[in-house]
RNA sequence: GGAGUUCGCCGGGCGACCGCCGGCUCGAUUACGUCGAGCCGGAGGAAAGUCCGGACUCCAUAGGGCACGGUGCUGGGUAACGCCCAGGCGGGGAAACCCGACGGACAGUGCAACAGAGAGCAGACCGCCUAAGCAAUGGGCCCCAGGGUCCAUUGCCGGUAAGGGUGAAACGGUGGUGUAAGAGACCACCAGCAUCGCGGGUGAUCGCGGUGGCUCGGUAAACCCCAACCGGGAGCAAGGCCAAGCAGGGAGAGGACGGCCCGUCCAUUGAAUCCCGGGUAGGCCGCACGAGCCCGUUCGGCAACGACGGGCCCAGAUAGAUGGUCGUCGCCAACCUUCGGGUUGGUACAGAAUCCGGCUUACAGGCGAACUCACCGC
RNA sequence: GCCCCGGUAGCCCAACUGGUAGAGGCAGUCGGCUUAAAACCGAUCCAGUGCGGGUUCGAGCCCCGCCCGGGGUA
Numbered sequence: 001g002g003a004g005u006u007c008g009c010c011g012g013g014c015g016a017c018c019g020c021c022g023g024c025u026c027g028a029u030u031a032c033g034u035c036g037a038g039c040c041g042g043a044g045g046a047a048a049g050u051c052c053g054g055a056c057u058c059c060a061u062a063g064g065g066c067a068c069g070g071u072g073c074u075g076g077g078u079a080a081c082g083c084c085c086a087g088g089c090g091g092g093g094a095a096a097c098c099c100g101a102c103g104g105a106c107a108g109u110g111c112a113a114c115a116g117a118g119a120g121c122a123g124a125c126c127g128c129c130u131a132a133g134c135a136a137u138g139g140g141c142c143c144c145a146g147g148g149u150c151c152a153u154u155g156c157c158g159g160u161a162a163g164g165g166u167g168a169a170a171c172g173g174u175g176g177u178g179u180a181a182g183a184g185a186c187c188a189c190c191a192g193c194a195u196c197g198c199g200g201g202u203g204a205u206c207g208c209g210g211u212g213g214c215u216c217g218g219u220a221a222a223c224c225c226c227a228a229c230c231g232g233g234a235g236c237a238a239g240g241c242c243a244a245g246c247a248g249g250g251a252g253a254g255g256a257c258g259g260c261c262c263g264u265c266c267a268u269u270g271a272a273u274c275c276c277g278g279g280u281a282g283g284c285c286g287c288a289c290g291a292g293c294c295c296g297u298u299c300g301g302c303a304a305c306g307a308c309g310g311g312c313c314c315a316g317a318u319a320g321a322u323g324g325u326c327g328u329c330g331c332c333a334a335c336c337u338u339c340g341g342g343u344u345g346g347u348a349c350a351g352a353a354u355c356c357g358g359c360u361u362a363c364a365g366g367c368g369a370a371c372u373c374a375c376c377g378c
Numbered sequence: 379g380c381c382c383c384g385g386u387a388g389c390c391c392a393a394c395u396g397g398u399a400g401a402g403g404c405a406g407u408c409g410g411c412u413u414a415a416a417a418c419c420g421a422u423c424c425a426g427u428g429c430g431g432g433u434u435c436g437a438g439c440c441c442c443g444c445c446c447g448g449g450g451u452a
Base pairs, nucleotide, nucleotide: 001376002373003372004371005370006369007368008367009366010365012329013328014327015326016325017324018323020042021041022040023039024038025037026036027035028034029033044349048360049359051358052357053356054355055354056235057234058233059232063262064261065260066259068231069230070229071227072226073087074086075085076084077083088102089100090099091098092097103225104224108223109222110219111218125164126163127160128159129158133156134155135154136153137152138151139150140149141148142147143146172190173189174188175187176186177185191215193212194211195210196209197208198207199206200205239285240284241283242282248276249275250274251273254266255265256264292312293311294310295309296308298307299306300305330347331346332345333344334343335342336341379451380450381449382448383447384446385445388404389403390402397435406422407421408420409419410418428444429443430442431441432440
């Protein structure tokens, strides 16, 4: 050089003109409205998906139990989280580094098609073996000729989980002893499980040593179990105020509480709540000073982050403002070129709607820092 | 804003508790019947289940993230 990994950042710049929304000041006007003038501000890294977590508001100041749902290695960060940081363990990569729903399968229940002899508790299809028992045949020996006994072969009854074969999975691996053949049946080493002790660590867990039975499978993103774990419900159309408008009628003791029970509070005839019918579709607040943004050769911490100091005020529309045109510079592509450049076209994804912290997804092009080297070139 | 359901051949729709990768109808193609066609009969073709990943021996089915479509509600 090339290839790659991680982290952080930008995502068009400048100027002119014409508009749109908001705020402030001044002027006109009876008016906080309207009109005019000036100044200031006016989308994003994701404003998106609405997947988590909160703030806020109402229901009770949100209380107890069950159910239901969620989270799921350890420690820390945080308002909180399913997020982030650091670490442990497991997996991937040559490495930098990356990925992991990572509690429990001796609490219980369930599931495992096909193949296979046998699938969770075990299992003889091929193969191996006839030591013991029974039978048959042949041979040897003994005797009272019908038996006894020994040997060999074959069969039966069997034995065997070493080997083959099936499967995703077959109840440890290697070597030896042993045996009829074999087998943790026994032994040595190794792996793994349970348990005890010592040591390091806050802990997950790691290292060393002893003991034990010799080995006890998978699945909980199946039901389920566990946890001094988390969760009350609804959502800014929450909720509060004002204005305008209308026509009442029925049922009625429960309601707040919309999983159930308890408890609490309110109500029980000037009656909550519910049903039918009627009216409205306007304005203001909430609503822009907030877990806010930026900077730091400061302090604590490996870091996430926190503390401290300084500076700043930074969109508030309501069917929804944040736009358009031109010039110039930048970037990309095509064409032309007298290699100076010129012409044309393009410049991503997308766009606030109560606010904030995350995650996820989309994205033309570009910048910076640190790190790695299996392979190729020098 | 809050909440729910669905996506399987060109079209409609099955697939039980996860078990041979998927049944059926319409349409298409070929053959038969017919003078010819329709109807009918027979055969055949057409999918890897919206996309990506995971769990599992095994995924249309279970889990996660996206995409598309539909619906409810104030």